[in-house]
Context: one part of a larger RNA
C1' cells in the first nucleotide's frame, strides 16, 4: 500500500447493490418448513337452515361436503452444517464387471379366476400413548391359472417366470338381464429392446506438518473352491502357500472437509476456502436393518446411552447443523414478517393443492458504488477569536447582506415492466365409422402482482432538515501561544517531558480523508 463474513471509539443525510453466529456439531419454549391424487377403492358425518310435529322426533338441504381409512406416487429432491475424514475423500486423466423410478422411441401383450384385510359396526383394556377380540366389505392392494418375444438354468429335448383396469370422455348400427356388451379416443398396467438422466465400482500419478514417530501387517498378501452383491474383488468363509508395505517416509502423532476459486504480488510465489457453484460427510451420541428404482434415510423404524418433558408410578413422549425465535458462549452477526404474483420442485388428466426452496419486505454505514448537505455576488477586509515587534497580521469572500436554484428527503397527483398462463368462444387440419370426444395451432373475449404509498414522471413549499474524524518532531502533508515541569502524560520506530516542549493537555491556525474517519486483529 492492498484486502476483510470483521470488532471497538467518535460521528452520521439519502439511494442502489452484495453480504450478515468465523465462538458452543451447546441446550432448545412456540409456530411453520412434505405433501398430493375422488380420473384407483369401499364407506361417510356434524353444526346451521327450511317444512312437519303426538315435542320424542321425522323429512329435505348442508353433502357425496368435512374428517378419517385402504391404495398409488413423492417424503433418497429441495434446505442446513463442516463434527468426522490426510482418504480413491477431492481434483485431473482413464477403465469394465453393473443398476437406473419418472421421461423419450420401438416391439408384443393387457385372457380367465380366487381368498383376504383396513375403514365402518359391536364388545373390551389403559391416566395417556396406544391396543385386543368378534362380525362384515372394496380395489390399479394381494395370490394362483393361461400365454412367453426376449431372459436364466442343464444347452438337442425340457424346466422356471407377467399384467390392472365398468379409470375417464364420446357414440352410429347390432345385442341387452337396461347395469351394459361392442366400437373409438385418452390415461394406465405387463414383458422387452434402445436412448437419456442419475448412481455404484476399479485404477495412474497428485493432495498439510512432525523422524524428539522406524519398523508396520494375520483376512494380513496371493491362489483354488464356495457363498454373497445390481456388479469386479478377502467383500465373507473353508483349504493351501508365506507373503504384502516401508528412508521416493510405511506405521504412529498432530492439524484439516476437497475443488472451481478469493486476497495479495510485476511475476514466481505466499495466505485463505465466508457468500455463489461442483463433490464428499453428518443429522442428540453409538449400532442395526426394513421399505424402496434409489437410503442403511435431518423433520421414517428398532436397540443401547446421555439429557429434557408428561404420568393415575403401571408406563409413555422428544431431537432446530430447516425458517424465524430463546437461553448460553462471545469483541461480534438480523424479523417468532409478506406471498406463492414470478422461477423451480412434489402430486394430479386438469382446475388446483402444498412448497420458511424461492421471490420480496424489515434490522444494522458491514462492504462496494452513486448523490446531497447549496449556487453566484459580496472588502466597511465588520464584529468576535488567536497572534503581535502594538504598526499590524490571521481566521477571511469566510460570515452578514443582495440575487438565484430546488437535486434528493417532505407534500399532492399520475403511473409502467416483472403476466407467460389458466378459463370461455369461433375456426383449421389430426384422430375416428363419426360433424362427438380428445389433443395441437390461429384469432377473439375474460382475466391472475407478495413486493407496492413500486420504479419513473409531474406538481408544490422553502436554503430550507443534513459534517465529521484523525493528524500537524522525523519517517509524513501540516505551527504558533498558553498550561505543565522526568510530574501528568505521549509513543508504530527513533524517541519527547527535569521552567520559554512545533512531540504531554488546551486554544487559534493548518494538513489529510470525508458519511465517514481513526484504532485493534488478520493475510500478502
Nucleotide at each position: 500500500g492492498a484486502u476483510u463474513g470483521a470488532a471497538c471509539g467518535c460521528u452520521g443525510g439519502c439511494g442502489g447493490u452484495a453480504g450478515g453466529c468465523u465462538u458452543a456439531a451447546c441446550a432448545c419454549a412456540u409456530g411453520c418448513a412434505a405433501g398430493u391424487c375422488g380420473u384407483g377403492c369401499g364407506a361417510g358425518a356434524a353444526a346451521g337452515u327450511a317444512u312437519c310435529u303426538u315435542c320424542g322426533g321425522a323429512u329435505a338441504u348442508g353433502a357425496g361436503u368435512a374428517g378419517a381409512g385402504c391404495g398409488g406416487c413423492g417424503g433418497a429432491c429441495g434446505g442446513g452444517u463442516g463434527a468426522g475424514u490426510g482418504a480413491c475423500g477431492c481434483g485431473u486423466a482413464g477403465g469394465a464387471a453393473u443398476c437406473u423410478a419418472c421421461c423419450u422411441a420401438g416391439u408384443a401383450g393387457u385372457g380367465g379366476g380366487g381368498g383376504a384385510u383396513a375403514g365402518c359396526c359391536c364388545a373390551g383394556a389403559g391416566a395417556a400413548a396406544u391396543u385386543u377380540g368378534g362380525a362384515u366389505u372394496a380395489a390399479u392392494a394381494c395370490c394362483g391359472c393361461a400365454u412367453a418375444c426376449g431372459c436364466c438354468c442343464u444347452a438337442u429335448g425340457g424346466g422356471g417366470g407377467a399384467a390392472a383396469g365398468c379409470c375417464g370422455g364420446g357414440g352410429g348400427a347390432u345385442c341387452u338381464u337396461c347395469g351394459g356388451a361392442c366400437c373409438u379416443c385418452g390415461c394406465g398396467c405387463u414383458a422387452u429392446u434402445a436412448g437419456a438422466u442419475g448412481a455404484g465400482c476399479c485404477c495412474a500419478a497428485g493432495u498439510c506438518g512432525g523422524a524428539u514417530u522406524a519398523g508396520c501387517u494375520u483376512g494380513u498378501u496371493g491362489g483354488u473352491g464356495a457363498g454373497g452383491u445390481a456388479a469386479a474383488g478377502g467383500c465373507u468363509c473353508a483349504c493351501c502357500a508365506a507373503g504384502g508395505c516401508c528412508g521416493c517416509g510405511a506405521u504412529c502423532c498432530g492439524u484439516a472437509g476437497c475443488u472451481g476459486g478469493u486476497c495479495u504480488g510485476a511475476g514466481a510465489g505466499g495466505a485463505c476456502g465466508a457468500u455463489c457453484a461442483g463433490c464428499c460427510a453428518c443429522a442428540c451420541u453409538g449400532g442395526g436393518a426394513c421399505u424402496g428404482a434409489g437410503a442403511c434415510a435431518c423433520g421414517g423404524c428398532c436397540c443401547a446411552g446421555a439429557c429434557u418433558c408428561c404420568u393415575a408410578c403401571g408406563g409413555g413422549a422428544g431431537g432446530c447443523a430447516g425458517c424465524a425465535g430463546u437461553g448460553g458462549g462471545g469483541a461480534a452477526u438480523a424479523u417468532u414478517g409478506c406471498a406463492c404474483a414470478a422461477u423451480g420442485g412434489g402430486c394430479g388428466c386438469a382446475a388446483g393443492c402444498c412448497u420458511g426452496a424461492u421471490g420480496c419486505a424489515g434490522c444494522a454505514a458491514u462492504g462496494c458504488c452513486g448523490c446531497g448537505u447549496g449556487u453566484g455576488u459580496g472588502a466597511a477586509g465588520a464584529a468576535g477569536g488567536c497572534c503581535u515587534g502594538c504598526g499590524g497580521g490571521u481566521u477571511g469572500u469566510a460570515a452578514a447582506g443582495c440575487a438565484c436554484u430546488u437535486u434528493a428527503a417532505g407534500u399532492a397527483g399520475g403511473g409502467a415492466a416483472g403476466a407467460a398462463a389458466a378459463g370461455c368462444u369461433c375456426a383449421a387440419g389430426g384422430u375416428u365409422a363419426a360433424u362427438a370426444c380428445c389433443a395441437u395451432u390461429c384469432a377473439g373475449c375474460u382475466g391472475u402482482g407478495a413486493c407496492a404509498u413500486u420504479a419513473c414522471c409531474u406538481u408544490u413549499a422553502g436554503a430550507a432538515g443534513a459534517a465529521g474524524c484523525a493528524c500537524c518532531g522525523g519517517c509524513u502533508a501540516a505551527c504558533u501561544c498558553c498550561g505543565u515541569g522526568c510530574c501528568a502524560g505521549c509513543a508504530g520506530c527513533c524517541g519527547c517531558g527535569g521552567u520559554a516542549a512545533u512531540a504531554c493537555g488546551g486554544a487559534g491556525g493548518g494538513u489529510g480523508c470525508g458519511a465517514g474517519c481513526g484504532u485493534u486483529a488478520a493475510u500478502c

A computed fold for a 524-nucleotide part of an RNA from an uncultured prokaryote, annotated as small-subunit ribosomal RNA, 5' domain.